[in-house]
Description:
This is a predicted structure of a 1524-nucleotide RNA (small-subunit ribosomal RNA) from a Clostridiales bacterium.
RNA sequence: AGAGUUUGAUCCUGGCUCAGGACGAACGCUGGCGGCGUGCCUUAUGCAUGCAAGUCGAGCGCUGGCGGGCCGCAAGGCCCGGCGGAGCGGCGGACGGGUGAGGAACACGUGGGGCAUCUGGCCUCGAGUGGGGGAUAGCGGCGGGAAACGGCCGGUAAUCCCGCAUACGGUCGGACGGUGCAAGGCCGUCCGAGGAAAGCUGGGGGGAACUCUGGCGCUCGAGGGGGGACCCGCGGCCCAUUAGCUAGUUGGCGGGGGCAGGGCCCACCAAGGCGACGAUGGGUAGCCGGCCUGAGAGGGUGGACGGCCACACUGGGACUGAGACACGGCCCAGACUCCUACGGGAGGCAGCAGCAAGGAAUCUUCGGCAAUGGGCGCAAGCCUGACCGAGCGACGCCGCGUGAGUGAAGACGGCCUUCGGGUUGUAAAGCUCUGUCUGUCGGGACGAAGACCGGCCCGGGAGGGCCGGGGAGCCGGUACCGGCGGAGGAAGCCCCUGCUAACUACGUGCCAGCAGCCGCGGUAAGACGUAGGGGGCAAGCGUUGUCCGGAAUGACUGGGCGUAAAGGGCGUGUAGGCGGUGCGAUACGUAGCGGUUUUAAGCCUCCGGCUCACCCGGAGGAGGGCGGCUAAACGGUCGGACUGGAGGGCAGGAGAGGUGCGUGGAAUUCCUGGUGGAGCGGUGAAAUGCGUAGAGAUCGGGAAGAACACCCGUGGCGAAGGCGGCGCACUGGCCUGGCCCUGACGCUGAGGCGCGACAGCGUGGGGAGCGAACGGGAUUAGAUACCCCGGUAGUCCACGCCGUAAACGAUGGGGACUAGGUGUCGGCCGGGUUCACCGGUCGGUGCCGGAGUUCACGCACUAAGUCCCCCGCCUGGGGAGUACGGCCGCAAGGUUGAAACUCAAAGGAAUUGACGGGUGCCCGCACAAGCAGUGGAGUAUGUGGUUUAAUUCGACGCAACGCGCAGAACCUUACCAGGCCUUGACGGUCGUCGCAACCCCGGGAAACCGGGGGGCCCGCAAGGGGACGGCGGCCCAGGUGUUGCAUGGUUGUCGUCAGCUCGUGUCGUGAGAUGUUGGGUUAAGUCCCGCAACGAGCGCAACCCCUAUCCCGUGUUGCCCCCAGGUGAGGCUGGGCACUCACGGGAGACUGCCGGUGACAAAUCGGAGGAAGGUGGGGAUGACGUCAAAUCCGCAUGGCCUUGAUGGCCUGGGCUACACACGUACUACAAUGGCGUCGACAAUGGGCGGCCACGGCGCGAGCCGGCGCGAAUCCCCAAACGACGUCGCAGUUCGGAUCGCAGGCUGCAACUCGCCUGCGUGAAGCUGGAAUUGCUAGUAAUCGCCCAUCAGCAUGGGGCGGUGAAUGCGUUCUCGGGCAUUGUACACACCGCCCGUCACACCACGAGAGGGGGCCACACCCGAAGCCGGUCGUGGGUCCGCGCGAGCGGUCCAUUCCGUCGACGGUGGGGCGCGCGAUUGGGGUGAAGUCGUAACAAGGUAGCCGUAUCGGAAGGUGCGGCUG
Repeated sequence: AGAGUUUGAUCCUGGCUCAGGACGAACGCUGGCGGCGUGCCUUAUGCAUGCAAGUCGAGCGCUGGCGGGCCGCAAGGCCCGGCGGAGCGGCGGACGGGUGAGGAACACGUGGGGCAUCUGGCCUCGAGUGGGGGAUAGCGGCGGGAAACGGCCGGUAAUCCCGCAUACGGUCGGACGGUGCAAGGCCGUCCGAGGAAAGCUGGGGGGAACUCUGGCGCUCGAGGGGGGACCCGCGGCCCAUUAGCUAGUUGGCGGGGGCAGGGCCCACCAAGGCGACGAUGGGUAGCCGGCCUGAGAGGGUGGACGGCCACACUGGGACUGAGACACGGCCCAGACUCCUACGGGAGGCAGCAGCAAGGAAUCUUCGGCAAUGGGCGCAAGCCUGACCGAGCGACGCCGCGUGAGUGAAGACGGCCUUCGGGUUGUAAAGCUCUGUCUGUCGGGACGAAGACCGGCCCGGGAGGGCCGGGGAGCCGGUACCGGCGGAGGAAGCCCCUGCUAACUACGUGCCAGCAGCCGCGGUAAGACGUAGGGGGCAAGCGUUGUCCGGAAUGACUGGGCGUAAAGGGCGUGUAGGCGGUGCGAUACGUAGCGGUUUUAAGCCUCCGGCUCACCCGGAGGAGGGCGGCUAAACGGUCGGACUGGAGGGCAGGAGAGGUGCGUGGAAUUCCUGGUGGAGCGGUGAAAUGCGUAGAGAUCGGGAAGAACACCCGUGGCGAAGGCGGCGCACUGGCCUGGCCCUGACGCUGAGGCGCGACAGCGUGGGGAGCGAACGGGAUUAGAUACCCCGGUAGUCCACGCCGUAAACGAUGGGGACUAGGUGUCGGCCGGGUUCACCGGUCGGUGCCGGAGUUCACGCACUAAGUCCCCCGCCUGGGGAGUACGGCCGCAAGGUUGAAACUCAAAGGAAUUGACGGGUGCCCGCACAAGCAGUGGAGUAUGUGGUUUAAUUCGACGCAACGCGCAGAACCUUACCAGGCCUUGACGGUCGUCGCAACCCCGGGAAACCGGGGGGCCCGCAAGGGGACGGCGGCCCAGGUGUUGCAUGGUUGUCGUCAGCUCGUGUCGUGAGAUGUUGGGUUAAGUCCCGCAACGAGCGCAACCCCUAUCCCGUGUUGCCCCCAGGUGAGGCUGGGCACUCACGGGAGACUGCCGGUGACAAAUCGGAGGAAGGUGGGGAUGACGUCAAAUCCGCAUGGCCUUGAUGGCCUGGGCUACACACGUACUACAAUGGCGUCGACAAUGGGCGGCCACGGCGCGAGCCGGCGCGAAUCCCCAAACGACGUCGCAGUUCGGAUCGCAGGCUGCAACUCGCCUGCGUGAAGCUGGAAUUGCUAGUAAUCGCCCAUCAGCAUGGGGCGGUGAAUGCGUUCUCGGGCAUUGUACACACCGCCCGUCACACCACGAGAGGGGGCCACACCCGAAGCCGGUCGUGGGUCCGCGCGAGCGGUCCAUUCCGUCGACGGUGGGGCGCGCGAUUGGGGUGAAGUCGUAACAAGGUAGCCGUAUCGGAAGGUGCGGCUG
């Protein structure tokens, strides 16, 4: 720091995804040790049990044991000591500990304030502590209750309670002075009033009284310190689909209350207060220091630790107290649990442990007060689940170990393999070592300093320090150290297609499965599973979840809006934001400096302690806020000034700018009259329609409504929508000129207000034309459309609504700056014969174009360039501009505007192709012109189908179908049935046998089996060897089994089409372009010219073969002009090589020559010459590539499958089947013919297991003889044609199928299933529907001949020659192709893509009669506890006054009752949100469903936007708009 993913490829936009870090985690697999941390995130759910707050006898009385003393005979009594017990009293239970429910608030954070405050214990200072009285618990007695717990009577103590005395200071009242910015706030002096207290204990004196002294207390004040309460500025969540809220509400006067200010509370008065800088309401949330992430800015978060707040079963309340509205206190209400004798009671783990439940999930009912801290106490000490420790959990971080060295025969095994080997791998073993951790044995801490006692020093004191004495350690016999022992006890997890580091084999076969994204899996999967190997991390590794990052993907740093998402339809203007030039002031922003604060911890740096590290200790630093000082450039503010911005005055000017009222002509329609007489109208063609009741046409007259031709423009005006005959009236804006004036008055503009095409709505008019809907006619498979005939709303007017649009320049407004050229509109200036025009300038409106910019296209002074200011808007696609809610509307609907769910894209521009019922140019037997056919018949043949035991297999549009097959009776043969073989039909090798081959016989259908005969070489023999065969063994064979979508090779096809590319250069961000396009030309990317291209390659052409002419050479088997011989005839013979011919070589043709055209080119047209003329004709030759085209059954070949069979042998059958269908052919349908007789002329080829002359036989196929020829020698060897005759239009003397009989040939064998011959038979067929094929000249057509295969079998195939035409205007159309261009939503590329209804399945959501539960406020009712106020009576004590007293009066407390407030509860109507809901609505997704074809190419009616209407559906139509 980036990467993957939209495309055929590219650039951009844009989302999704990944790599990083983190965690109070959880889950899966695995797990050796230690240290330090950390551990209910869910149900603030409910809790068994134990513990978590007590303490003080030096405040008080009492009581129980124990010990001691005294008295006593004893019972017993008294006293003391220490240990217990409850009670009164004091202090503490408001701290410490827990939790995060609530709370959006002065709760928190930060900084302040007080002339508005409280404060126990602690400290300091000052002043005191005198003298009386009273009650009550405990206790005793009586009785109540199950219990909890009480009641009555009696008596009692205090540091309990209450008067009195005293009063430095304090409080209150008054007077005076001082101080202060300020409110009687503070200070001082004087007078008056009223107001306190408690004792306990140690020591000394004989010491009980008494007294001296120390300690702890007590009271009243002042101060300090720490703690609290209150107030204020600022700061930190979401929703505006929450926009208005508020009655004690806001303020005032007076009062009450409170520690204190305050509307906190009350009476009265006023009518305020808050809110777009977001009030009110709703949702969510403890806040912070910090923590995580990030380069930072920022984002996320608030667990542990620390600070603050809130809460303690839920709600309410107060009491006590210095402090509480009180976690382990009280009262009331409620829910729940428990006890109960049913009367009534008890309880509150969000303390520590623990239990249940919930949950993916979170620990021990541990030890100790040794340390730190807290409460009480004079103290010893007691209490302390605070705390310190230990335990459990890999939950996290850090550290350590599971060994080290050596060791190649590179062992065994595994895996792979091309079988050679490679790899695991120095890895192991082996050898030599070490000893951490674990184990075991032993030693063994630091943490502990004190308290207390005695003494001393310092200080005013609190307090601090020193010396001596002084018991005590939970952790723990732990850390640590040492001995012993032996490599001995200790490695897993994830991943290996790309991103992303790491590859093979097997299994599987769109299955099973994987997957973070793209995506893998349909028989060779590096993506699934397993194995081997590899990569990564490591006591962990992965997965899931969450957060930040990457994401500049909410952009402050740091994005955008012409076409990708995004400019508001337009204006006006409020708040707000921003704002020209000079000067002065100020110091709010801003900057600098120093200050203060920012607790500690944390972070950074340094140092130190645990062996290191994590961790811990110490020191220093950083951060933001706030106030102070300074500066005064810039912004703000204030003052004053200026004229350049803006505006005004004056004078000119253009214009479809707006509104109203008039008015004009043309046209359409209608009415009326005349003429006239058969059609008109309409369309692709028609029909509906109109017309003899007189249409249409035409002429005259009239009526009505709407719109304004030409001018008209690329023009003008307006803010936009929009505005068009002419005139008048009223009216807005704009431009120009020069001077004057105002003096920043400006720009923008959230809300607001106004305007706003068309359609639509309301009321009333109007209605000619047009014309949704509708009716009819056509078209069509249908046609709810396109076309036609009609036609209603509407279109028009007035008034009122609606408020939308492709309201577009898809481009908000204002200002400044930045090359030009050219046109046009309006004005002005200068020049000009005052004409044309030229130059300049201001404003508007177009085009072209530079810099610049942009992803590109493009924009380019009318910016999309360079900048400033303000507004609006965007943040992936779909769902959806939908739902709900609000607002607006009469309605239609508009506006604001989501979510669930779903996808890995959706997009923009440009590129190359392909395609188009787009365009241009050009080819081809492509059409046309023509000839002959096919499609109809019969037959042949191939195919489909069907059949079959099998009818082997392949080929399937062109480009499968007389194709593989250039020869299926057996064989072939791959198929079927049956009979057989298993190292096999074939190769190599070894062993053995010798009965070999071959012949014969028997069995059998044959394969095969059995028997007999026969037999090679060397050697005297024994024996050896070879071929061959049988048997046996080994290595292995075999497969026409599968995959042509694993392949090689070969082939078809586009296409003999003219194309396909490369190097370098150039252009472009890039795909790519250029070259190869263009102008000509050609059969041709053939050539020429031009050109940012210049060259080159594969193709084209040429070179090759055949053929057409000539020449040369050669001259047999060919030929015979000449010479000779000879025959019935004949190159038959000699001879010859002239000719024909053959073979070889050469010449010739090149647009070379002439003329025209052309650009002076290429070339083309015409001509001459020539056998041949513009590639002369034909062949061979097939570019880059396409079709996963064909072939595994020609051959080869990977993988897979098979091995007593899917191999091999054999017999028979099948491939030849047959109701049909198609292709390709043959033969015909006849007279241009058939038949008969006679006559003539080829070429290519082939021939010894052959071709066969000739002769004979046979009607014939053929047979019997047989010459010649391995062939320019011999043979195969012609027909159409010609001549003559016959047939006479007939299913025939056409046609020959079919069938019968008789023969011939080949072959082991013609039954299934060959060919031929003769005789007989004589079918369909009389020129073939829609449709369709070939051919442009020696061609079509027609005629025969040859050959391959082959024993035989040819209508097929390959060749050969003979006879030998017709037509071509032309390129509109069909098909195919080439080039250029255009559009595209196509790119498996139009056999493409794609839309909507319907049907089915699933999913989420809206509506929904209603029903359920929740929250909230309001009104009213009830009204607990309790505070406050009042209070007859009752009870009680003190005090005051009077009284000698009894007592009376007053006062106080309690109780009772009343009243205000008041929680829970009740009633009622509301508001908000939640889930349920018959049914319903659309939406999304889903494999191959149904209907159509809307869109993309002019998508076949251009599309789209708004609106209205209609229709199964896409959609159609009307009106207006847009060009995308």
The organism belongs to Eubacteriales, within Bacteria. RNAcentral holds the sequence, with entries from SILVA. The coordinates come from a structure-prediction model, not an experiment, and the mean pLDDT is 86. It matches the Rfam family "Bacterial small subunit ribosomal RNA".